[in-house]
RNA sequence: AAGAGUUUGAUCCUGGCUCAGAACCAACGCUGGCGGCAGGCUUAACACAUGCAAGUCGAACGCCCCGCAAGGGGAGUGGCAGACGGGUGAGUAACGCGUGGGAAUCUACCCAGUUCUACGGAACAACACAGAGAAAUUUGUGCUAAUACCGUAUACGCCCUCCGGGGGAAAGAUUUAUCGGAGCUGGAUGAGCCCGCGUUUGAUUAGCUAGUUGGUGAGGUAAUGGCUCACCAAGGCGACGAUCAAUAGCUGGUCUGAGAGGAUGAUCAGCCACACUGGGACUGAGACACGGCCCAGACUCCUACGGGAGGCAGCAGUGGGGAAUAUUGGACAAUGGGCGCAAGCCUGAUCCAGCCAUGCCGCGUGAGUGAUGAAGGCCCUAGGGUUGUAAAGCUCUUUCAACGGUGAAGAUAAUGACGGUAACCGUAGAAGAAGCCCCGGCUAACUUCGUGCCAGCAGCCGCGGUAAUACGAAGGGGGCUAGCGUUGUUCGGAAUUACUGGGCGUAAAGCGCACGUAGGCGGAUCGUUUAGUCGGGGGUGAAAUCCCGAGGCUCAACCUCGGAACUGCCUUCGAUACUGGCGAUCUUGAGUCCGAGAGAGGUAAGCGGAAUUCCCAGUGUAGAGGUGAAAUUCGUAGAUAUUGGGAAGAACACCAGUUGCGAAGGCGGCUUACUGGUCCGGAUCUGACGCUGAGAUGCGAAAGCGUGGGGAGCGAACGGGAUUAGAUACCCCGGUAGUCCACGCCGUAAACGAUGGGUGCUAGUUGUUGGGAAGUUUACUUUUCAGUGACGCAGCUAACGCGUUAAGCACCCCGCCUGGGGAGUACGGUCGCAAGAUUAAAACUCAAAGGAAUUGACGGGGGCCCGCACAAGCGGUGGAGCAUGUGGUUUAAUUCGACGCAACGCGAAGAACCUUACCAGCUCUUGACAUUCACUGACUGUUUCCAGAGAUGGAUUCGUCCUAGCAAUAGGCAGUGGGACAGGUGCUGCAUGGCUGUCGUCAGCUCGUGUCGUGAGAUGUUGGGUUAAGUCCCGCAACGAGCGCAACCCUCGCCAUUAGUUGCCAUCAUUAAGUUGGGCACUCUAGUGGGACUGCCGAUGAUAAGUCGGAGGAAGGUGGGGAUGACGUCAAGUCAUCAUGGCCCUUAUGGGCUGGGCUACACACGUGCUACAAUGGCGGUGACAGUGGGCAGCAACUCCGCAAGGGGAAGCUAAUCUCCAAAAACCGUCUCAGUUCGGAUUGAGGUCUGCAACUCGACCCCAUGAAGUCGGAAUCGCUAGUAAUCGCGGAUCAGCAUGCCGCGGUGAAUACGUUCCCGGGCCUUGUACACACCGCCCGUCACACCAUGGGAGUUGGCUUUACCCGAAGACGGUGCGCUAACCGCAAGGAGGCAGCCGGCCACGGUAAGGUCAGCGACUGGGGUGAAGUCGUAACAAGGUAGCCGUA
Repeated sequence: AAGAGUUUGAUCCUGGCUCAGAACCAACGCUGGCGGCAGGCUUAACACAUGCAAGUCGAACGCCCCGCAAGGGGAGUGGCAGACGGGUGAGUAACGCGUGGGAAUCUACCCAGUUCUACGGAACAACACAGAGAAAUUUGUGCUAAUACCGUAUACGCCCUCCGGGGGAAAGAUUUAUCGGAGCUGGAUGAGCCCGCGUUUGAUUAGCUAGUUGGUGAGGUAAUGGCUCACCAAGGCGACGAUCAAUAGCUGGUCUGAGAGGAUGAUCAGCCACACUGGGACUGAGACACGGCCCAGACUCCUACGGGAGGCAGCAGUGGGGAAUAUUGGACAAUGGGCGCAAGCCUGAUCCAGCCAUGCCGCGUGAGUGAUGAAGGCCCUAGGGUUGUAAAGCUCUUUCAACGGUGAAGAUAAUGACGGUAACCGUAGAAGAAGCCCCGGCUAACUUCGUGCCAGCAGCCGCGGUAAUACGAAGGGGGCUAGCGUUGUUCGGAAUUACUGGGCGUAAAGCGCACGUAGGCGGAUCGUUUAGUCGGGGGUGAAAUCCCGAGGCUCAACCUCGGAACUGCCUUCGAUACUGGCGAUCUUGAGUCCGAGAGAGGUAAGCGGAAUUCCCAGUGUAGAGGUGAAAUUCGUAGAUAUUGGGAAGAACACCAGUUGCGAAGGCGGCUUACUGGUCCGGAUCUGACGCUGAGAUGCGAAAGCGUGGGGAGCGAACGGGAUUAGAUACCCCGGUAGUCCACGCCGUAAACGAUGGGUGCUAGUUGUUGGGAAGUUUACUUUUCAGUGACGCAGCUAACGCGUUAAGCACCCCGCCUGGGGAGUACGGUCGCAAGAUUAAAACUCAAAGGAAUUGACGGGGGCCCGCACAAGCGGUGGAGCAUGUGGUUUAAUUCGACGCAACGCGAAGAACCUUACCAGCUCUUGACAUUCACUGACUGUUUCCAGAGAUGGAUUCGUCCUAGCAAUAGGCAGUGGGACAGGUGCUGCAUGGCUGUCGUCAGCUCGUGUCGUGAGAUGUUGGGUUAAGUCCCGCAACGAGCGCAACCCUCGCCAUUAGUUGCCAUCAUUAAGUUGGGCACUCUAGUGGGACUGCCGAUGAUAAGUCGGAGGAAGGUGGGGAUGACGUCAAGUCAUCAUGGCCCUUAUGGGCUGGGCUACACACGUGCUACAAUGGCGGUGACAGUGGGCAGCAACUCCGCAAGGGGAAGCUAAUCUCCAAAAACCGUCUCAGUUCGGAUUGAGGUCUGCAACUCGACCCCAUGAAGUCGGAAUCGCUAGUAAUCGCGGAUCAGCAUGCCGCGGUGAAUACGUUCCCGGGCCUUGUACACACCGCCCGUCACACCAUGGGAGUUGGCUUUACCCGAAGACGGUGCGCUAACCGCAAGGAGGCAGCCGGCCACGGUAAGGUCAGCGACUGGGGUGAAGUCGUAACAAGGUAGCCGUA
């Protein structure tokens, strides 16, 4: 020392991405009161206008000017300073820096000591004169001083030396005291040099180096040294990373972090480097010199074109660049520096001020009270809530700011830029002073409106497609506050590079295997050493910073003081267990020897039999072969088949085994030869000789390559035949490389145990291979090594699993991993004949990719089981005509909905008007309907007429309000008017309720407790039986329970009982007649009960549950039928039954009316009816039902009509009357034909209902007489009173049924069985599916965009080699020209200078490379992109199992 979000339907893990924190030399957006302390070009080391930033000394010197003088000033000679201070970080990967040491050095000014300070000389500036030039500047002649220059003397120290000797100084000034000068010695300070250690990345940079490495000698330097030169030697550096490339000033520190670390190097401090770019030296104590010089180059400026001048990375400032960084300020008052004896002068160092919220710190924007909980805003369920004590109001205060006054310290005597500043006092008044971000989760904070995958948001997950807490606005809320957010960067979280502190069987990750070099690690005992290690001391670790404790500004930030610390390095003393070094010894590790053993270990040679194919011959005849089925193919020129003989190549059946051997790849007939390893036993010898192993080296399946052989079978490519939509495949017939051998390459595989090697330790049980030992019953038992398997404890693991053959516990060594894709790819290198192998990135892109396990779903996976699911049957549909529904089309409208099963004779149990929702036209606007207000009493109604299509409008006759109350008034009804509102079959069934369909009357769906699992979950519910059934039984870490199943309910079938009208009639009487009397036995009706439970018997089964058979019974194993529909699925259906949120319309999307439409018609489909006929048609006939209905009704009966029907009319509110006739049946006839089948269509005429049958009803009669002769592919129903067939009734309804719902009559066939089709249930298996296979998903092509490789070339940077040129400069040589000091009487000499020559060398040039980058026609692949094309590769046995390597 904190975590969270995000992969999934859910889970655990791996793993990335993202967030919350802190920080900043920051910038941007919005906002902005005050003060203190800090900070302020991170970019163009880009270019710079202007001003300033280094001068000073008259106590070194001469001259000139002013002045009476004192004195002051000017340029110059001379001295000191200018090498400091200030700036910047370009270069530099280096002794540059840091740290600690070292020896061969110098050091102006300063300090201490010591010794001197003597005598001479010659010039040159200034100045004067004369010139040159535009200027900068400069030439000649002449004069002159010095602390400038030169010589001589002297030499305590000093230097050189061959030890004889030789060499070397000085400066004076001014006036009485100082400042100086010279030599030497020492110190201090500063500087130079050397060394150990530390100091970024890349090996797709592996070799680098000729002054290179060393030596000798010389030169050079303050000093060591190849620093330089001559000669000699051939060294030196490098996998402990040289060289090269890229990047970078280093440090104290700063930020972060628990720490270890990581990142960084602004401000402050130390060091280094640089000063327009490159080179060079001069002067000097010190420079190779920021504001000095020379040269070259680029740039800028001046010019009279001849020449000149310049260098802000000093302080300000300007332009430019940029997201971005300040004033052309004041002062030397303080601190410090230079010069000077000093006064003083100079100082953009410094001290201050100005600008900027850039940061840190502090303060304020008011305090108290104040409920009517004001107004306003917002929300609302309309009650209220909230803003909110917030405001107003009342009572106070005055910090800060403002105004006025006093007024410091900083100064020790003088001197104060800051500055009338800080501070103090006074005055007035709440007065002048609040914003920013956020509110889906992470993450504190929620509502309304707008918008409608649009506009937009977004750090990640993700919001937005009409009810958005996620967009925009508002109200409210949360956070921080003179700031708040955003962006960028760093650390953290991230144990996500793991030293502290990770991993590698399956998630990323063990090299294919071995041998072995370097390296790392290493058995026992003794001695020694003290390198590592441990302890004590000393030196150093600058200051500042951080930390602790004090103190000073009112506090704080800030500052000051003290301490601690700076984890480091060096040195010294001590300790000696362990590690290391050295020495000695040992035997257990390792090896060796002897004896015995097993083996598909390797190499070579030889041999063998079976089989395939081919050849020859015999027999023999028409096919063979092949497949899902075929065909190509072979065969009458004799195949296949069969017999005999022969040839060739390849592979070795049985034995054969989770047997053996080998390091791995791999190795399989037999024999021989050679040969490797290993095991067991003995314990001979050596004495740690060991383990691992980066590089290196060797081996290394298959495919492939080269050369030469060989070639039977198989067989890429290829040809043909099939399959298919296609089929460059799967299947078939052929067939070349190849497969085989020899030699040489290649060097890869899912080279796998997906598990590196070695050693030790840690329960067992059991099988097997090869040895040994002991015991005995001679076949076993026990035991011990070495292998090879299975299970399993502890332990480990995310789980799966591993488990003495570890994936356990430890140690040693090597290899490898760090999100997915791009990609094992590109480029570069190495290897290869090639194919290619190996090493191995980046841009870009995604928020996942992945492992294991779980629950489902699915499978052209498996097992078990069920269902009219198939099969076995019977009858249909699909063909015809018609009916009806739908699609489509048409239309002004053909209203709307329903669309696989589960829409389509469905909503609709009945569209001529109405219905009606649609269309056209006409018409109304508080409305056809509801509530409320005001007014009126009307008007409800009734009659008639006019206009009109009608609604409606106008006129008119009759009656004239009702109830309560005396009345007022109240209620009711109606009209008129007005606003609220009504109204909507308008939208959304994907906002909903309710209802319904479906899987499915399938047997399932769950829960509590317990147990197991980290968890999702599992168990129960699985298993063995059984059932129609999760039905029951048994077993079982489960025990119980719930919703379902079953039962309870209704109905039919049997019986009993009760009751007996309208029902019934056995007996009695009666009639035409159960008509009536009578009766209630029977039938029947409708109430109540009984009855059936595997209860009984036998068999079977586990003795169970149950099953099979039987008895009895009306009925037998749920007796038949119905009602009853678990958890759920389908965003299934319905906003048009109804209800309802939201949205929309409001003189219309509402209301009314007339007419039309829903009835259309080329066509397609569904469901039906009628048929095609003789099991039939027609005719005839006094057979027999049951359910139901009936008063705006059913109607007997009678009359009329051929009939539909009509006219009369009894009865019946129904077991009473009526609909009501049942039809198939039976008898006769027709005789196979488009018919005596079939009835469509059409003509004419009627009936009924209704206001009205034209669009558009039903029925009747006459006439007409279409298609159709049993229906392709396909498909439907049904298991018994069922199918089929026959009629009857009802609802709706004025009328209209082939539909629907019911009723009865007649009444079959078949089921071997579960292989197959469909659907379902349970168990199991696989899965890359979870929107769940109507899933997922791959590749080409097409389009758009993005980054990238190649690319003829082209442009530029850096760099190397060779050569050319060779400025300035120092060095060397020369020096005939010139020359003051010294020597010399002079001539001349010594010395010096110019000039010239030489090598070195910057810039520049030529040539050839190397390397990095930019651009590049064209081109390659890659990535991304709601709805493009082609196929279907993968996931299930993915429909040919998949995958790896290779061609």
Annotation:
The RNA shown here (small-subunit ribosomal RNA) has 1447 nucleotides and comes from an uncultured prokaryote. Its Rfam family is "Bacterial small subunit ribosomal RNA".